The prediction has a mean pLDDT of 82. Predicted 3D model of a 526-nucleotide part of an RNA (small-subunit ribosomal RNA, 5' domain) from an uncultured prokaryote. The RNAcentral record of the full RNA draws on ENA.
[in-house]
Context: one part of a larger RNA
Formats: sequence, structure tokens, C1' cells
RNA sequence: GAACGAACGCUGGCGGCGCGUUUAAACAUGCAAGUCGAACGAGAACUCCGAUGCUUGCAUUGGAGGGAGAGUGGCGAACGGGGUGAGUAAAGCGUAGGAAUCUGCCCAGUAGUGGGGGACAACUCGGGGAAACCCGUGCUAAUACCGCAUACGCCCUACGGGGGAAAGCGGGGGAUCUUCGGACCUCGCGCUAUUGGAUGAGCCCAAGCCGGAUUAGCUUGUUGGUAGGGUAACGGCCUACCAAGGCGACGAUCCGUAGCUGGUCUGAGAGGACGAUCAGCCACACUGGGACUGAGACACGGCCCAGACUCCUACGGGAGGCAGCAGUGGGGAAUAUUGGACAAUGGGCGCAAGCCUGAUCCAGCAAUGCCGCGUGUGUGAAGAAGGCCUGCGGGUUGUAAAGCACUUUCAGUGGGGAAGAAAAGCUUGGGGUUAAUACCCCCGGGUCUUGACGUUACCCAAAGAAGAAGCACCGGCUAACUCCGUGCCAGCAGCCGCGGUAAUACGGAGGGUGCGAGCGUUAAUC
Repeated sequence: GAACGAACGCUGGCGGCGCGUUUAAACAUGCAAGUCGAACGAGAACUCCGAUGCUUGCAUUGGAGGGAGAGUGGCGAACGGGGUGAGUAAAGCGUAGGAAUCUGCCCAGUAGUGGGGGACAACUCGGGGAAACCCGUGCUAAUACCGCAUACGCCCUACGGGGGAAAGCGGGGGAUCUUCGGACCUCGCGCUAUUGGAUGAGCCCAAGCCGGAUUAGCUUGUUGGUAGGGUAACGGCCUACCAAGGCGACGAUCCGUAGCUGGUCUGAGAGGACGAUCAGCCACACUGGGACUGAGACACGGCCCAGACUCCUACGGGAGGCAGCAGUGGGGAAUAUUGGACAAUGGGCGCAAGCCUGAUCCAGCAAUGCCGCGUGUGUGAAGAAGGCCUGCGGGUUGUAAAGCACUUUCAGUGGGGAAGAAAAGCUUGGGGUUAAUACCCCCGGGUCUUGACGUUACCCAAAGAAGAAGCACCGGCUAACUCCGUGCCAGCAGCCGCGGUAAUACGGAGGGUGCGAGCGUUAAUC
């Protein structure tokens, strides 16, 4: 000198863009993952219609509409989601390769989607419990579950053979049939088998990745083989048997420290230090262990066990996990609102309308950083007053102020006012599909709306210099000097060093220098 996720002291006008627990103790409260009625059964409130009773507008009951809250089922919950950096020195990361693998949704191809069955929730009835919840009986639907048939691909095979699948739902309709439900045709969404792709993931190898030798030897599933098991897959991954190997001064083992990278800071570079924000990978989710479900987890807002802690309890037993967003508390030098909206971008579900989304977009707080702007401009010598110094003549503050003449950025007041919005919906023209002018899909025209931010950006008007300057330093390094006070005291100090009676070095004042909404100090880095 640069730089900072900074903190502290003094001070503080506005805006834009960033950034904000660097300190893995514990957490009240709210929200952060749902969605689908076009898979399924059932259906409350409420409304309408009818019947009965009658106290004449109420009760009971039947039907229709309606769809809340639950339940079965599907997909998602395993994220181009969010958080954190504890652990990890290699099971990780970055670079470059590899073969023994899986891959829901998505894309393309091929072949199918026939015919049956029995349950279980919800519900009813009964029981237990303080609660959480649990048990039994009976009924029932499905894209839930299980056989049968079929098998182009597929799997196993001793090559003879053997094995294995499915589910429907919705829109529309001219003939024909009809038990008036529909069959049938067609379109769309699904479902099954299989092939290929895409994407994602698992695995292996090479060399590279901090310090310590005051850590020199380490290792028994250890190193290799055979056989078997296991896995999606190779493999001591696991087991039995056999052999005695394997690693190490090119640093094994042990100890300490640490998430890694793209990058960031600095530096002319080489290098050094760091790894906040953003992006990629990894690991973790109260601590430790385990599996289940599933295409995918050994799963932050799932389950089981153990432990510590907190809460409820009728003492028998239960509930919980903010390193999600806010917020509390504690620790700390120190770090924000228990805000708004799904308008945009993206994600989940859904045919769609839409619903959900503390992702995200915005707003709030903090000079925390960078950048921009302002706090006026011109004129003005009687060089006013006051202050300070003085050799008492004067000098300086100083064109500075006042005065005069202007301007109005920003803030404040009033008014106007973009872009972020394209879609979807409705209607219409063309094309595709089809038996079809239906329905559906694609392209185009018209129309109708949809903005949290937001009192937006920006523009206009009126008013008035009006509302807006500090901080550090002045002995040398280092730009900037005098007076008073103090008297090795009080104090200063980055280094050299100042202070013991004229201190440009302490404290105050006047003056000056530097930077400026900041200025200094401190910590760590180059």
C1' cells in the first nucleotide's frame, strides 16, 4: 500500500447493487410437502322437492343437489428444493481413464391390454385405555391383491425343455344391437412385456492433495488362491479350506490439523495465504446402531432399538428432535423481521381449472462493503465584529461571514405514470386424427382478464438556501506550528523516542494538513 462475512470509538443526508451467527450447547410458537373425485367405496353441514305428525313452522322420514372432514389407491415426499461443515488426510476432492452394473417419470421402436377369484380399510356393533392409541365381530369398492389363458421380444437350461404379464378411466358418436346401464367405433390419458436412447446413480484404476521421525516398524480377513454365499454389479464384501504373504525411509503405522474444487485476496510475476457469498462434488441431520418401503434412502421435517435431555400423565404408560424460514435463549468482540406474495422463474400432483411451495421473487433492519449524488452557486474589503498571536506597528482566521443577485439536484408535498405479462380460458380460420363437419392435438386471428414489490422506476408542478459534516493527525519516518497549562507528574508511543519550569512529541486553545458520510483504532492475510 492492498484487502476484509469484520469488530470497537467518534460522527452520520439520500440512492443503486451486494452482503449479514466466522461462536454443530438447548429450543416456546407459527409456517417450510403435498396433490389427484378423470383409480375407488362411503358421505357431514347446507339447499330444494315429497310424505307423516301437528303446537303452522318445527320434528321425523324418503328422494335429488351438494360436497366438508376422514379412508383405500396412485405419484411425490430420495428434489438442477433448503440448511450446516461436526466428522473425513481418503470410502473424499480435482484431473485423466476403465468395465462387471442399475435407472421411476421422459423420447423412439416392437408386441399386447382376454377371462376369473378372494380379501382388507372406511362403515356398523362390542370392548380396553387418563391419553397416545389398541383389540375383536360383521358388510363393501377399486388403476389395491391373487390365480388362469396367451408370449413377438424376455429369463433359466443338462439344449431335450421349462418359467413369467397387464387395469382401467375420461371425451365424442353415424349406422346396428340393447336388460336403456351399455355393447360397438373412435380419440386422449393410462397399464403389461421387451429393445434402444437420454438423464441420473453405483463401482474400479493411475498419479496429485497440510504438519510432525521428540511417531520406525505396521498388518491375521491381514496378502493371495480354490469353492460357495451375497449384491443391480466386480471384489475378503462375507464364510470354509489352503498357502504365507502384503505395506514401509520414494515415510508405512501413529499423532495433530482440515470438508475438497471452480475460485477469492495479494503480488510485476514466480509465489504466498484463504476456501464467506455464487457454482460443482462429498459428508451430516439430538448421540450411536439397524433395517423396512421403493426405480432410487439405510431417508433433516419416515420407522425400530439403545443413550442423554425436555414435556404430558389418572404412575399403568406416552410425546419430541429448527445444522429449513422467522423467532427465543446461551456463548461471543460480533451478525437482521416471529414481514408480503405465489405476480414472475422453477418444483410436486393433476386432462385441466387449480392446489401446495419460508425454493424463489420482494419488502424490513444494519454506513457492513463497493459505487453514485448532495449538504449550495456567483458576487462581496469597511479586509466588520469576535477569537488567536504579537516585537503593540500589526498579523491571522479571511471572500470566510454579513450583505446583494441566483439556482433547486436529493429529501419533503401534490399530480401523472412504463416495463417486469407471457400464457391458460372463451371465440374463430387452417392442418392432423377419424366412418365423422363430434371430441382431441398443432399453428394463426380476435376477445377477456391476471402484479407481492407499489405511495415502483421515470416525468411534471409549486415552495424555499431552505432539512443535511465529520474524523484523524501536525518531533522525524510523514503533508501540516504557535500560545497557555503541566513539571520524569499527569500522560503519549507503530519504530526512534518525548515529559525532571519557556515541551512544535503530554492536556487545552487558535491555526494548519489529510481524507470525507465517513474517519481512525484493533485482529488476522499478502